[in-house]
Context: one part of a larger RNA
RNA sequence: UGACGGGGGCCCGCACAAGCAGAGGAGCAUGUGGCUUUAAUUCGAUGCAACGCGAAGAACCUUACCUGGGUUUGACAUGCAGCUGCACGUCCCAUGAAAGUGGGAUUCCUUCGAGGGUGCUGCACAGGUGCUGCAUGGCUGUCGUCAGUUCGUGCCGUGAGGUGUUUGGUUAAGUCCACCAACGAACGCAACCCCUUUGACCAGUUGCCAGCGGGUGAAGCCGGGAACUCUGGUCACACUGCCGUUUCACAACGGAGGAAGGUGGGGAUGACGUCAAGUCAGUAUGGCCCUUACAUCCAGGGCUGCACACGUGCUACAAUGGCCGGUACAGAGGGAUCCCAAGCCGCGAGGCGGAGGCAACCCCCCAGAGCCGGCCCCAGUUCAGAUCGGGGUCUGCAACCCGACCCCGUGAAGUCGGAUUUGCUAGUAACGGCGUAUCAGCUACGACGCCGUGAAUGCGUUGCCGGGCCUUGCACA
Numbered sequence: 001u002g003a004c005g006g007g008g009g010c011c012c013g014c015a016c017a018a019g020c021a022g023a024g025g026a027g028c029a030u031g032u033g034g035c036u037u038u039a040a041u042u043c044g045a046u047g048c049a050a051c052g053c054g055a056a057g058a059a060c061c062u063u064a065c066c067u068g069g070g071u072u073u074g075a076c077a078u079g080c081a082g083c084u085g086c087a088c089g090u091c092c093c094a095u096g097a098a099a100g101u102g103g104g105a106u107u108c109c110u111u112c113g114a115g116g117g118u119g120c121u122g123c124a125c126a127g128g129u130g131c132u133g134c135a136u137g138g139c140u141g142u143c144g145u146c147a148g149u150u151c152g153u154g155c156c157g158u159g160a161g162g163u164g165u166u167u168g169g170u171u172a173a174g175u176c177c178a179c180c181a182a183c184g185a186a187c188g189c190a191a192c193c194c195c196u197u198u199g200a201c202c203a204g205u206u207g208c209c210a211g212c213g214g215g216u217g218a219a220g221c222c223g224g225g226a227a228c229u230c231u232g233g234u235c236a237c238a239c240u241g242c243c244g245u246u247u248c249a250c251a252a253c254g255g256a257g258g259a260a261g262g263u264g265g266g267g268a269u270g271a272c273g274u275c276a277a278g279u280c281a282g283u284a285u286g287g288c289c290c291u292u293a294c295a296u297c298c299a300g301g302g303c304u305g306c307a308c309a310c311g312u313g314c315u316a317c318a319a320u321g322g323c324c325g326g327u328a329c330a331g332a333g334g335g336a337u338c339c340c341a342a343g344c345c346g347c348g349a350g351g352c353g354g355a356g357g358c359a360a361c362c363c364c365c366c367a368g369a370g371c372c373g374g375c376c377c378c379a380g381u382u383c384a385g386a387u388c389g390g391g392g393u394c395u396g397c398a399a400c401c402c403g404a405c406c407c408c409g410u411g412a413a414g415u416c417g418g419a420u421u422u423g424c425u426a427g428u429a430a431c432g433g434c435g436u437a438u439c440a441g442c443u444a445c446g447a448c449g450c451c452g453u454g455a456a457u458g459c460g461u462u463g464c465c466g467g468g469c470c471u472u473g474c475a476c477a
Base pairs, nucleotide, nucleotide: 001477002476004473005472007471008470009469010468011467012466013465015461016460019424020423021422022421023420026315027314028313029312030311031310032309033308034306043054044053065301066300067299068298069297070296071295074125078124079123080122081121082120083119085118086117089106090105091104092103093102094101095100109115127290128289130288131287132286136284138279139278140277141275143273148187149186150185151184152183153182154163155162156161167178168177169176193267194266195265196264198236199235200234201233202232203231204230208225209224212223213222214221239261242255243254244253245252317417321376322375323374324373325372326371327370333364334363335362338357339356343352344351345350383414388409389408390407391406392405393404394403430453431452432451433450434449435448436447
């Protein structure tokens, strides 16, 4: 000087407390572990910070694993030499599971020197998801959006170093103020950026319809309008600016005005560093290793195996409910071998059909919870839906291993969950549906977004967890 303390002081955080909803019990989905199974069950990630993680799509492919069958200048790149064939390709035949192998047919351009392309042979080389993340770059997680981390000069100290950065206030903040052997500065904080909340101006189609006219079974449907909504560009607005209390100052508290008030709400943004943290399997890359194989092609299988254990979720155990009928209201996205309307067929998944749409135009697209009416009457039930049997639909070369969905039947556990434990302070939690990426299809109940309905509680900081500053002890560095 740091680190540490079941030392002290001050302060903060859904850290506790106060509340609401869960997890831990059940069934299923998914990931992981595992004595295990296997020919293989590819590899990585492992306290927080691995475990719905890499994977935003494992039937083949992917695919790295296994078995079997092939190839050896190679699936891919560049160059050299030789042979030269004229092809390569396409088609046919044989064989084969395919890859491939063997045979046949067709048959290039040209300036006729050669060259290009391609094939064969040979040589350099290619190739490796093989090892090392403890050789690395790059990127990332984490402490932590915590308020810290340093430098120049000066001063102090023999020196390591200190001071500044401490102290008193204040703040979300090393934020600001006052004082001070310090005076300044840098990276962080804040602000500048994006979305949202209010208004003005400009613009008015594909969006809008107040007033006027026309029109319908109905409808901005038509003429028209530019008000409103909206769209999207420019600008304004908020700054403790004003008033009061208080104060040396900074600030704090209350108030006015205002759509908004004290960083308005949300996002992006992550200092010096820590963990030899993670990644050689995204790519790059040193070294080592393989080179008729640790390379490469193909078929089939496996990654989905199952007594079990754990994590993360979904669905429930019901009456604030289940079922049936009627009826209302979103936002954000996506669409070209794509979105697919009307109409018709089917109980349905879906099929036929073909209008429109490269999209404020057409489509996906009926939002659902909600509201109104009816039935159920507390039961393992008109709860719950696992499992299993049968029949189908769709995608795809192909659904046996191993897809999703529909219909009929079957109806399991489950009556609110031990110790313990998670999230959340407001348009939040909880509940409800909708969309997108990946994607032929889908094991999505995941991830990322969007809107609808919309709470409860916070006395407070003694203690638990994590963190910041000062101080103290120290047998640690």
RNAcentral holds the full RNA, with entries from ENA. A computed fold for a 477-nucleotide part of an RNA from an uncultured bacterium, annotated as small-subunit ribosomal RNA, 3' major domain. Its mean pLDDT, the model's own confidence on a scale to 100, is 85.